[in-house]
The RNA shown here (Bacterial large signal recognition particle RNA) has 266 nucleotides and comes from a Microcaldota archaeon. The sequence is in RNAcentral, with records from ENA.

RNA sequence: GAGUUAGGCCGGGAGGUCAGCGGUCUCCUGUAACCCCAAAUCCGCUUACGGGGGGGUCGAAGUCUUGGGGGCGUGGUGCUUGCCGUCCUCCAGUCCAGGACCAAGCGCUGACGUCUUGUCCCGCAGGACUCGGCCCGUUUGGAACCUGGUCAGGCCGGGAACGGAGCAGCCAUAACAAGCGGGUUGGGUGCUUGUGGGGUUGCAGGACUGAGUGAGGUUCUGGGUAGCUGGGGGAUUUGCAGGCACUGCCACCCCAAGACGUACUC
Numbered sequence: 001g002a003g004u005u006a007g008g009c010c011g012g013g014a015g016g017u018c019a020g021c022g023g024u025c026u027c028c029u030g031u032a033a034c035c036c037c038a039a040a041u042c043c044g045c046u047u048a049c050g051g052g053g054g055g056g057u058c059g060a061a062g063u064c065u066u067g068g069g070g071g072c073g074u075g076g077u078g079c080u081u082g083c084c085g086u087c088c089u090c091c092a093g094u095c096c097a098g099g100a101c102c103a104a105g106c107g108c109u110g111a112c113g114u115c116u117u118g119u120c121c122c123g124c125a126g127g128a129c130u131c132g133g134c135c136c137g138u139u140u141g142g143a144a145c146c147u148g149g150u151c152a153g154g155c156c157g158g159g160a161a162c163g164g165a166g167c168a169g170c171c172a173u174a175a176c177a178a179g180c181g182g183g184u185u186g187g188g189u190g191c192u193u194g195u196g197g198g199g200u201u202g203c204a205g206g207a208c209u210g211a212g213u214g215a216g217g218u219u220c221u222g223g224g225u226a227g228c229u230g231g232g233g234g235a236u237u238u239g240c241a242g243g244c245a246c247u248g249c250c251a252c253c254c255c256a257a258g259a260c261g262u263a264c265u266c
Base pairs, nucleotide, nucleotide: 001266002265003264004263007058008057009056010055011029012028013027014026015025019046020045021044022043023042034054035053036052037051062260063259064258065257066256067255068254069253070252073249074248075247076246077245078244079243080242081241082240083239085236086235087234088233089232090231091230092229093228094227095223096222097221098220099219100218101217102216105213106212113208114207115206116205117204118203119202120198121197122196123195124194125193126192127191128189129188130187131186132185133184134183135182136181137180138179139178140177141176147172148171149170150169155164156163157162
């Protein structure tokens, strides 16, 4: 130096799940560096351990253990900052009351105010109108037959005169219906009268009095924190995003020591 072979490598970590371990799952990280099958009501394994199948690469290379350092990340605890939310508090404004000033408009054809009446609301009693029931009077209508009167025709009796029952028609009427009038009773009302109350906010009338009244604006004082707006301060748990400290784990890298191995042929 070449070949053969034993052997090595083809990832690791955290979470979750589990009696425990590994995997599919989620996340972080490394390498030049695997593929396929099954698998979360899950798949496989059993004390240091994934199962089944197929490949690649290195090759006596490397693998493993312990200690230390660095370090991407991932958890825990504490402190702290900011934001959202919630609560408390202070100030100002809005809001309310009063005072002052200005002031549209109104005002001796009487302002503001006072009294009073009415409107408005409630109760009671009447009238009027209207609806319904009952009674009386009057008018009209009104019975094929089982109302009355009169009864043509026809029918019956009779020698005849006459008589009899009796349909239609006519008249009158019963039950009943309608109209009008009267009485009584019950109900209703955007009407009306009287009476007893209510109300003083609005409107209208009358009387008294006699000069201001006043929408609105500015300003001052006070009230109030129920509601709303703005600003300041404080508290607070959950949530979100950061910082610091400590601490656990940790991919990967570096250093040191140790263990296994370092074979065979030319």

The gene name in the source record is ffs. Its Rfam family is "Bacterial large signal recognition particle RNA". It is annotated as a non-coding RNA gene.